[in-house]
RNA sequence: GGCUCAGGAUGAACGCUAGCGGCAGGCUUAACACAUGCAAGUCGAGGGGUAACAGGGGACUUCGGUUCCGCUGACGACCGGCGGAUGGGUGCGUAACGCGUAUGCAACUUACCUCAUACACUGGGAUAGCCUCGGGAAACCGGGAUUAAAACUGGAUGUGUCAGUAUAUUGGCAUCGAUAUACUGAUAAAACUUUGGUGGUAUGAGAUGGGCAUGCGUGCCAUUAGGUAGUUGGUAAGGUAACGGCUUACCAAGCCAGCGAUGGCUACGGGGUCUAAAAGGAUGGUCUCGCACACUGGUACUGAGACACGGACCAGACUCCUACGGGAGGCAGCAGUGAGGAAUAUUGGUCAAUGGGCGCAAGCCUGAACCAGCCAUGCCGCGUGCAGGAAUACUGCCUUACAGGUUGUAAACUGCUUUUAUAAGGGAAGAAUAAUGCAUACGAGUAUGUAUAUGCCAGUACCUUAUGAAUAAGCAUCGGCUAACUCCGUGCCAGCAGCCGCGGUAAUACGGAGGAUGCAAGCGUUAUCCGGAUUUAUUAGGUUUAAAGGGUGCGUAGGCUGGCCUUUAAGUCAGGGGUGAAAUCCUGCGGCUUAACCGUAGAAUAGCCUUUGAUACUGGGGGUCUUGAAUUAAGAUGAGGUAUGCGGAAUGUGUAAUGUAGCGGUGAAAUGCAUAGAUAUUACACAGAACACCGAUUGCGAAGGCAGCAUACUGGGCUUACAUUGACGCUGAGGCACGAAAGCGUGGGUAUCGAACAGGAUUAGAUACCCUGGUAGUCCACGCUGUAAACGAUGUUCACUGGCUGAUAGCGAUAUACAGUUAUUGGCUGAGCGAAAGCAUUAAGUGAGCCACCUGGGGAGUACGUUCGCAAGAAUGAAACUCAAAGGAAUUGACGGGGGCCCGCACAAGCGGAGGAACAUGUGGUUUAAUUCGAUGAUACGCGAGGAACCUUACCUGGGCUUAAAUUGGUAGUGAGUGAUGUUGAAAGAUAUCAGACCCGCGAGGGACACUGCUGAAGGUGCUGCAUGGUUGUCGUCAGCUCGUGCCGUGAGGUGUCGGGUUAAGUCCCAUAACGAGCGCAACCCCUAUCCUUAGUUGCCAACGGGUAAUGCCGGGGACUCUAAGGAGACUGCCACCGUAAGGUGCGAGGAAGGUGGGGAUGACGUCAAAUCAGCACGGCCCUUACGUCCAGGGCUACACACGUGUUACAAUGGCCGGUACAAAGGGCAGCAAGCAGGCGACUGUGCGCGAAUCUCAAAAACCGGUCUCAGUUCGGAUUGAAGUCUGCAACUCGACUUCAUGAAGUUGGAUUCGCUAGUAAUCGUAUAUCAGCAAUGAUACGGUGAAUACGUUCCCGGGCCUUGUACACACCGCCCGUCAAGCCAUGGGAGCCGGGGGUACCUAAAGUCCGUAACCGCAAGGAUCGGCCUAGGGUAAAACUGGUGACUGGGGCUAAGUCGUAACAAGGUA
Repeated sequence: GGCUCAGGAUGAACGCUAGCGGCAGGCUUAACACAUGCAAGUCGAGGGGUAACAGGGGACUUCGGUUCCGCUGACGACCGGCGGAUGGGUGCGUAACGCGUAUGCAACUUACCUCAUACACUGGGAUAGCCUCGGGAAACCGGGAUUAAAACUGGAUGUGUCAGUAUAUUGGCAUCGAUAUACUGAUAAAACUUUGGUGGUAUGAGAUGGGCAUGCGUGCCAUUAGGUAGUUGGUAAGGUAACGGCUUACCAAGCCAGCGAUGGCUACGGGGUCUAAAAGGAUGGUCUCGCACACUGGUACUGAGACACGGACCAGACUCCUACGGGAGGCAGCAGUGAGGAAUAUUGGUCAAUGGGCGCAAGCCUGAACCAGCCAUGCCGCGUGCAGGAAUACUGCCUUACAGGUUGUAAACUGCUUUUAUAAGGGAAGAAUAAUGCAUACGAGUAUGUAUAUGCCAGUACCUUAUGAAUAAGCAUCGGCUAACUCCGUGCCAGCAGCCGCGGUAAUACGGAGGAUGCAAGCGUUAUCCGGAUUUAUUAGGUUUAAAGGGUGCGUAGGCUGGCCUUUAAGUCAGGGGUGAAAUCCUGCGGCUUAACCGUAGAAUAGCCUUUGAUACUGGGGGUCUUGAAUUAAGAUGAGGUAUGCGGAAUGUGUAAUGUAGCGGUGAAAUGCAUAGAUAUUACACAGAACACCGAUUGCGAAGGCAGCAUACUGGGCUUACAUUGACGCUGAGGCACGAAAGCGUGGGUAUCGAACAGGAUUAGAUACCCUGGUAGUCCACGCUGUAAACGAUGUUCACUGGCUGAUAGCGAUAUACAGUUAUUGGCUGAGCGAAAGCAUUAAGUGAGCCACCUGGGGAGUACGUUCGCAAGAAUGAAACUCAAAGGAAUUGACGGGGGCCCGCACAAGCGGAGGAACAUGUGGUUUAAUUCGAUGAUACGCGAGGAACCUUACCUGGGCUUAAAUUGGUAGUGAGUGAUGUUGAAAGAUAUCAGACCCGCGAGGGACACUGCUGAAGGUGCUGCAUGGUUGUCGUCAGCUCGUGCCGUGAGGUGUCGGGUUAAGUCCCAUAACGAGCGCAACCCCUAUCCUUAGUUGCCAACGGGUAAUGCCGGGGACUCUAAGGAGACUGCCACCGUAAGGUGCGAGGAAGGUGGGGAUGACGUCAAAUCAGCACGGCCCUUACGUCCAGGGCUACACACGUGUUACAAUGGCCGGUACAAAGGGCAGCAAGCAGGCGACUGUGCGCGAAUCUCAAAAACCGGUCUCAGUUCGGAUUGAAGUCUGCAACUCGACUUCAUGAAGUUGGAUUCGCUAGUAAUCGUAUAUCAGCAAUGAUACGGUGAAUACGUUCCCGGGCCUUGUACACACCGCCCGUCAAGCCAUGGGAGCCGGGGGUACCUAAAGUCCGUAACCGCAAGGAUCGGCCUAGGGUAAAACUGGUGACUGGGGCUAAGUCGUAACAAGGUA
């Protein structure tokens, strides 16, 4: 810093589930289309009348009835009145005086109602209906005759009203209003009646409703910046209820707009509702107020009121009827249907109540309304029982399983209750009026009382009784956030998921189960809103490095602005008045059993209007002041700017000269230049560009930037003086100017350097880095561009707040003393601030003013549009889509082709090897029926294996067994155990026969052992070393790894452990916010080197004695060697020098040994998921007539090849032959074997001795002598042939050895690479384990002989400490970029194509208002007719805007393992 969650809410929907009631709510989508019914009528007390019904009367009658009479009740259609402008529905349009709020109308109207005043006289002609004729399918229309009214209409009257004129009074708000009087002109009426009255006309007033005007408030987009011609105003006329460009003519040229006009998109507005601590944000369903609309568009008529939802006319679209000629219709009323959709109800009842219309009234009408129905859609309430009850039952589930835990007092069982349920019974309030009768007050009439009558809901609510725990629980979740855990299944699959994330064989995250948690007739999910989010910050954020200060200045509007006095009262504050509908919210009280809900009363309410006051502050007016600001005088200052001139060094070129073979360049080279004379050197000349030293953490400038010297012109800041003006100031959206480098245009110029380009190198490549050249450019003039890491990554101005120490220019005062002061420019350190790093009077501190900018990363500074530009491009600047991060500072590590210090056979110095040959051995590969398995950089490869012919053996082929090859328990049976012999077979095995008879017990029987059957255990070198134990390798015998307390830091963490010395060592010393401690180091242990003591056999033999051919052979001895026990000894202890010390140095002394004497054992915290399930153990999984087990044979020994480790060599420091010596450490009875004999020999025969300091296995190189003489040899010994020996059941695959014969490669080994620093390397042999034998040249030990070299730490490798950088943390075997290729997604451009809404121009033009109108009608009024203006609609045209689509094309995003390189992160290998 973003993302996400926990809360509340909903007109909801979906999934699972569902007992009851109350109160609410119920098409959010298609203002889509609608079948059917109903939703606006009423009045006979206005009228002519009589179609239907009923009554009455008359006539006729078949006694059923028919017919006549408007006579009566009533009443279809008709004339007339009132009402259909209310109620009900919907939210299309509308960004508007539409709505809200507050005002105004001196510019208006209002049917019905109330009050007041006045009045109603007298005429006339029609018309519908009815009747008749005609047309038409119908709707309906036409002709004729006749008729009424409260229909229409002439005349009269004029209280009045209106208009005009005049006068007076009075008021106000500009025009003006009101009142009174006079004159002139115009203008009314309707009747009915029960005689009470009702109705009518005119005028005024009231009430109510409406109209108009105005202030303020009321979305988003500036990638919409200009709009407007009736437009703005005036005059006149018309029109209207009324003002008004509302309309017309004329005149003027205005009017609106950055405080957002115009345009586009979206949207009915309010009371309210949801949320929130508040401020706000979101919303406008139900209820209520206003507006708009009624299929779409237009129009008027009637009327008090409409431009009219259930009226009219016209046009259009659609639907329906039709006889094709014409007609009809409008559910956004209530139900209902289709469609759309995730989704929203009955074609119900009643006018009983409330309300409305008409009517005198009764009454009629009323899908308004009241009720009922459907739906858990919401809110509220109730219930599904309560108490006791432990063998803590059973099942289930879990576990460490003979037993526990949990489900769980849960159940069973016992007692209790009955809300609810069921049944029966009772049973409301809501009803009051009107009307009629009576009574009272009483004159009609009104009021009151009383009686009668009226209930859809509903036999509902409610009450009582009976029965009986009886009728009633689910849903989601359980990894963290977030309350709640285990088992099984699955195995990156299936799936989950709000975010982080889970799943690749032990999943508390998937699915199931058990259990638990939460809520509960509901519970979850989804969608949307607010919250959390101070994450748009008014309350209440930021901008050095996280996103964010404009590149810099000048300056317009705007915002803000010094001291004092005075005035005003706009802001501000206080009091009063009006408004702020009701409902809602809040509080009190009350009504439904409670609650939800409802009633009533109160409180509250921003704001607006008005009025009275206050005057501190802000604002307006006036006056004044000097400290802000500016001016003046004097002085010094500097790479400040512009122009012109001059200068020397260097470079290049030219000319001339000297001179000769190279020069130049690099890591090394080459290209290049040069014998036509280069480079070098000298002289002269020319050209252009830049100005060494001074020079600095210096100076100047607003920034960019400015550097040789001089002159001219010119800007600024600073200091001192304190003379002048008197707030003149600060900031600054737009605007204007300046603005590095590169780039562009025109014209010059071109020495150097030098993109592009060329060549040479480098390289796998090298379109680069390096080199040689080189064009544009770099330079000048003029013009453009307008951007930079334009950076102090830090806007500008003012004020305040601690110190220390420099620098520059001044002042004080003449001075280089020096106490101070101003401006500028640096460093360090406090308080404070900051995430930290850090900043710190030059703030990133504390405050004030103004401007600019930011709001997760990517997409993207991109696209589109617009502006600027010659272009390049700049400025402005999105969205779709995508991710859960991106980022900052700091920490610990790790790493660096970073740095410093140090160490190691690490290099170097040496010696000897490997790599070439042959063979041995291991591995890979290949082959095979099998070539069993494991180990694989260092840290696998003579490794597991310290010994594969069978066995081993795990592999293969074949033959067998299935309680099994082995061990053991139970049980049953048989038999002692056992031995022998057949048959068959490769063997295992199968099968047959015979012999024999243990112990205890009188016997029955029992015991041991063996076999057989059944049974419980088995067995597995099958898998997983990435489930493990144990063990081991490696870093590394490297010097490190940690802890307690304290201290520092918001924290990670640091300190200690760093620093200076020293050491083999974190060894020790000194210093020290550290002081101590632990594991490591060292020491303690073993061997070895010297000595001593003790001991003296099997060892030893000096002296003595004996003896032999000879020998400690014997007596004896302990002296010596030796053996093996115990001690001593070495500690920088002593000396000298250096050093504070630790310690170091010394060819020091002494000493057998000297600075850890040499060697061994000993391996810190940890790293490599290092190795091993095949040594062993072990979790889980798997096999069970086999993946177990037995046997025979084969294989592990194969062989074009590659690698590792070795052996033997290539020879003369040698080979061969002969001779002569000297070890240590081990082994030995199924053994070692002397000696003797045989064999050329391996060996054989015989055999003393020895379970071993006694006997034995048992040395070689060396030394002495001889020979070979540099050859593929007398080197070398492979290979092969033949003959043998030995072991063993057995040497074919597949043993070792011997003899004879054969005699291969090989003449010192490329790149490269290994070991070793002293008794070491090298070399020589010896022994042992394993083992019948041996493929051993291996391994492990032992001794003999016995070197060379180390200057040194630059480099390679590894390691330690400190430091530095980091975009790494799986930690450089890291991270990561771009093209290309593949898939998916959204998007830009695009020849075009297809739409949409709006405007403009022209043509045409219905209905209709208005205007005009000679012929026709009428006595006339008037009508008809025709014409004109305007206009819905239609057509044509050209543009603009906007959407969809489009071959192709551009980039972008995303996607485990594609290609090419390696750009960035370390000095990332060219910062």